[in-house]
Predicted 3D model of a 578-nucleotide part of an RNA (large-subunit ribosomal RNA, domain I) from a Chloroflexota bacterium. It matches the Rfam family "Bacterial large subunit ribosomal RNA". The RNAcentral record of the full RNA draws on ENA.
Context: one part of a larger RNA
RNA sequence: GGCACAGGGCGGAUGCCUUGGCGUCAGUAGCCGAUGAUGGGCGUGGCAUGACUGCGAUAAGCCUCGGUGAGUUGUCUAGCAAGCCUAACCGAGGAUUCCCUAACGGGUAUAACCUGCCUGGGUAAAACCCAGGCGCUCGCUUUGCGAGAGGGUACCAGGAGAACUGAAACAUCUUAGUAACCUGAGGAAAAGAAAUCGAAUGAGAUUCCCGGAGUAGUGGCGAACGAAAGGGGAACAGCCUAAACUCAAAUGGCUUAACGGCAUUGGGGCCUAUGUCAUUUGGGAGUUGCAAGACACAGAGGAUAGCGCUCAAUAGCUGUCACAGAGUCAAAAAACUUUUUUCUGGUCAAAGGUCUCUGGAAAGGACAACCAAAGAGGGUGAUAGUCCCGUAGACAAGUGAGAAAAGUCUCUGUCUGUGAUCUUAAGUACCACGGGACACGAGAAAUCCCGUGGGAACCAGGGGUGACCACACUCCAAGGCUAAAUACUACUGACGACCGAUAGUGAACUAGUACCGUGAGGGAAAGGUGAAAAGUACCCCGAAAGGGGAGUGAAAUAGUACCUGAAACCUUGUGCCU
Numbered sequence: 001g002g003c004a005c006a007g008g009g010c011g012g013a014u015g016c017c018u019u020g021g022c023g024u025c026a027g028u029a030g031c032c033g034a035u036g037a038u039g040g041g042c043g044u045g046g047c048a049u050g051a052c053u054g055c056g057a058u059a060a061g062c063c064u065c066g067g068u069g070a071g072u073u074g075u076c077u078a079g080c081a082a083g084c085c086u087a088a089c090c091g092a093g094g095a096u097u098c099c100c101u102a103a104c105g106g107g108u109a110u111a112a113c114c115u116g117c118c119u120g121g122g123u124a125a126a127a128c129c130c131a132g133g134c135g136c137u138c139g140c141u142u143u144g145c146g147a148g149a150g151g152g153u154a155c156c157a158g159g160a161g162a163a164c165u166g167a168a169a170c171a172u173c174u175u176a177g178u179a180a181c182c183u184g185a186g187g188a189a190a191a192g193a194a195a196u197c198g199a200a201u202g203a204g205a206u207u208c209c210c211g212g213a214g215u216a217g218u219g220g221c222g223a224a225c226g227a228a229a230g231g232g233g234a235a236c237a238g239c240c241u242a243a244a245c246u247c248a249a250a251u252g253g254c255u256u257a258a259c260g261g262c263a264u265u266g267g268g269g270c271c272u273a274u275g276u277c278a279u280u281u282g283g284g285a286g287u288u289g290c291a292a293g294a295c296a297c298a299g300a301g302g303a304u305a306g307c308g309c310u311c312a313a314u315a316g317c318u319g320u321c322a323c324a325g326a327g328u329c330a331a332a333a334a335a336c337u338u339u340u341u342u343c344u345g346g347u348c349a350a351a352g353g354u355c356u357c358u359g360g361a362a363a364g365g366a367c368a369a370c371c372a373a374a375g376a377g378g379g380u381g382a383u384a385g386u387c388c389c390g391u392a393g394a395c396a397a398g399u400g401a402g403a404a405a406a407g408u409c410u411c412u413g414u415c416u417g418u419g420a421u422c423u424u425a426a427g428u429a430c431c432a433c434g435g436g437a438c439a440c441g442a443g444a445a446a447u448c449c450c451g452u453g454g455g456a457a458c459c460a461g462g463g464g465u466g467a468c469c470a471c472a473c474u475c476c477a478a479g480g481c482u483a484a485a486u487a488c489u490a491c492u493g494a495c496g497a498c499c500g501a502u503a504g505u506g507a508a509c510u511a512g513u514a515c516c517g518u519g520a521g522g523g524a525a526a527g528g529u530g531a532a533a534a535g536u537a538c539c540c541c542g543a544a545a546g547g548g549g550a551g552u553g554a555a556a557u558a559g560u561a562c563c564u565g566a567a568a569c570c571u572u573g574u575g576c577c578u
Stems, first nucleotide, its partner, number of pairs: 001577009015563001016528002020499002022496009031151002039100003042056003046080002050076003062094006071084003105115003116134007136148005155186001156184004166173001170220001196203002207234004217225002238481003241425001245284010260271003263314006289459001291424004295419006302321006323413005335408009346395003353367003357364001369386002371375001377389003430454008440466001461476005515522002535562001538549004
């Protein structure tokens, strides 16, 4: 030095475990903010230096109500002291809530700091301290009052908008209207009641899912992109303006008793605006395509009271009653009562023993029992229906927040026929040129949306049906609103051929921490004694660390460098070989 066997050290793989994650489903909730949010700073404990949690100078808390209750003064973190025990703890409501931050009296290169004015209080008065107020923009009924700003993981709409990449290069194309950016809104947003689809006996707002279908198509017809209708489901809900006509008011013009007006007809009376024209504002009316509505005329239609310059008749309007309908979570809106019910603390909840079994320990074994609307699950010194928590089932609230139903209540209510009398959204539709969106790249390119320039009809009208024309069918643009089904997040619950500490979140531990960076930003490692600390009294060596005895324990090669303890690596002993 090598080989073999045996034993140590180092190391932390593996096995087992799980406090933490990941995902799916269901239910519930969904905006916060000048009444100061969000996010922070600084404080706050009897011993409290640090970190977490809670709280705010009333500071691990104060008050009220309800529940629960024999203990309790949060965690890392044991102990002492002193308390409370009508406590503590849980739920609901209220009070307090320093400073910075939209940050708002002014300032601030520096956030948590500096410094004013007014009013009031403390003081004899001041200094000083305390409390309240003093910002900007916009609107309005303007000594003032109100609104706005800022924040929000993801979801949503709009604006503006890449490249790497793919095409095995690359330019049209693709990536992709994606990423990043900006604006805005909400608990959802957007869309939405056909100038839609379609081609049959037609359907009947929107949204979402399945499917049609990787089809029809588009495409340097390359790469690739990629529908729609019909069908099946989820959820269902429809409405309001503009205009015609009419009433009132205001402003301006015209007319001088008439062929006008005072509701209409007849008789009477009156009118220099009580007429008439135009404009504006407000109320009513009205809202569609088998056209509808207005107006005029004709016809039909519950009761009753009142009204206008007058009398008679008629019609109308207003009110009341009756009848009918609808309703406050859209389309008008306020609240109350009763009943039921959900959530926000909780309560009750059956039934097991024995032993010369094994063991440290019985829940395991043996024996013979019991409960079960409960044999889900977890814990307990190994594997427990009957030990504990629970579970099936049953019950429960003088708090707060909802939901449903009924009623009080509130609101609404006229049909038919005739009429080329009136209305039905104009710089609009459409066209040309240039772009964009449509699955559709200019193509035979309809349809939709912009820019520039032209520029209709108007109901005897107009749009669409994929160039265009005819016929047929279908719809009514140029104004607006609209719940649900859908998306996302949080919480609660259940579940998992999901992970099990190099996995699963970056984070099972003081984790967005330590640390790095001027900064934007980047970003870890790190779990396990034992059933119970019973965490080794006492003696010895040693300065200590550490160790040897002794003791605890089932086990100490379980000793807090702690379960198991692989390999690399470092060694010890013995044997053999050289």